[in-house]
Two RNAs folded together computationally: RNase P RNA and transfer RNA, 425 nucleotides in total. Rfam match: Bacterial RNase P class A. By type it is a ribozyme. Its mean pLDDT, the model's own confidence on a scale to 100, is 77.
């Protein structure tokens, strides 16, 4: 200098006008309200994200449900740690790619049982079509029978250890060495595992558990339209009073009238945004992440507020996107830009 | 805010223990007719919505996404 790799950061920048939503102050003659305030004015100051999204987990909060236990059903699946919690991070171990930095894995269990393996080959869980060897017959070079064998051919994702030799009529773990597997000790590690030693002599040993199942853990239900408080009208219920009106005069009655209750609809308050919270710094630990000290307040609508529009400025006019209870993740879409560690190659000193 | 259901040929559907993708309509192309229709015979179209993954092998199993469509919620 090229090419990769991992990880951080930005999300147009400054003014200037006008507009919108909350908040803090101040006014409010004049409009509503007894009050509070609200409504209107004016000042200041804030005003969406890295995904705010999908709603895929997990948590706060609420309400309901609940002695205890199991079924059922979901979910998760190597060890260890981290945290409110997780399926999420951190660290390891095994595995799989890559020269390499690095990435990748839904990674229990197929010696507990059950399904399944289309086609194509003889055979698909254990086999003999071609093949190789004996035997015997007919017969003279090829065919038939019987009887061994799995080395090699073929077929298929997959023919059930694997290679070397000894052995044999051929040949085979049959036997032997090393690999591999499976047992047992030992060492080292918190542990997954790792390395050593023997031993066993191919067995329970083809795959499929993102097939059913089994083991082991964890899991009450719904969700902010959750829920709590207030509370008109109208419906309804109890009452008053004979001096109240109507139902021609009078009782009764029943409609109204006034007091009070109850249900809790319209509305309207809270929940609502000071939180597992953000920043800087010391310590702790490889990390994740905790812990201590100092600073800061930065959205809270209720038909729902961040946008227009001028100048400059930049390589660019500038993506993918708009909070509705809140927090941790994870997935997903995304125009560009810049910064750091590392790797591999090549030039130059 | 919560839960379901679809996507397969131009259109309307099927497709189950995973094992070459199919049925009607339509469409081609030839017959038959004097010519249309009807019939009769052959045929042609499928990235199974996309993608990554288990698996010898996916339309089918799981996972993530994308479009459509459909109920419920709170009260009397």
């Nucleotide at each position: 200098u090229a090419a990769g790799u991992a990880g951080a950061g930005c999300a147009g920048a400054u003014g200037g006008u006008c507009g919108c939503g909350g908040c803090u102050g101040g006014c409010u003659g004049u409009c509503c309200g007894a009050a509070a305030g609200g409504u209107g004015c004016c000042a200041g100051g804030c005003g969406a994200g890295g995904a705010a999204a999908g709603u895929c987990c997990g948590g706060g909060c609420u309400u309901c449900a609940c002695a205890g236990g199991g079924c059922a059903g979901g979910a998760u699946g190597c060890c260890g740690g981290a945290u409110a919690a997780c399926g999420u991070c951190c660290g390891g171990u095994g595995g799989a790619g890559g020269c390499g930095a690095c990435u990748c894995c839904a990674a229990g269990g197929a010696a507990a049982g059950u399904g399944c393996a289309a086609c194509a080959g003889a055979a698909a869980u254990g086999u003999a079509c071609c093949g190789c060897c004996g035997c015997a017959g007919u017969u003279u070079a090829u065919u038939c029978g019987c009887g061994g064998c799995a080395a090699g051919g073929g077929u298929g994702g997959a023919a059930g250890g694997g290679c070397a030799g000894u052995g044999u009529a051929a040949g085979a773990g049959a036997c032997u060495a090393c690999c591999g597997c499976c047992c047992g000790c030992c060492u080292g590690g918190u542990a997954a595992c790792a390395g050593g030693c023997g031993g066993g002599g191919c067995a329970a040993a083809u795959g499929u558990a993102a097939a059913c199942c089994c083991c082991a853990u964890c899991c009450g239900a719904a969700g902010c339209a959750a829920g709590a408080c207030c509370g008109a009208a109208a419906c309804g219920a109890a009452g008053c009073a004979u001096a109240u009106g109507g139902c021609g005069g009078c009782c009764c009655g029943u409609c109204a009238g006034c007091u009070u209750c109850a249900g809790g609809u319209a509305g309207g308050u809270c929940g609502c945004u000071u939180g597992a919270g953000c920043c800087u710094g010391a310590u702790g630990g490889c990390a994740a992440c905790a812990u201590c000290a100092g600073g800061c307040c930065u959205g809270g609508a209720u038909a729902g507020a961040u946008g227009a529009c001028c100048a400059u400025c930049c390589a660019a006019c500038g993506a993918c996107a708009u909070a509705a209870c809140c927090c941790g993740g994870c997935u997903u879409a995304u125009c560009g830009c810049u910064c750091u560690g590392c790797u591999u190659a090549g030039u130059u000193g | 805010c919560g839960g379901g259901g679809u996507g397969u040929a131009g259109c309307g559907c099927a497709g189950u223990u995973g094992g070459u993708a199919g049925c009607g309509c339509g469409c081609u192309u030839g017959g038959u007719u004097c010519g249309g229709g009807a019939c009769c015979a052959a045929g042609a179209a499928g990235u199974c919505g996309g993608g990554c993954g288990u698996u010898c092998g996916a339309g089918u199993c799981g996972c993530c996404u994308c479009a459509c469509u459909c109920c419920g919620a709170c009260c009397a």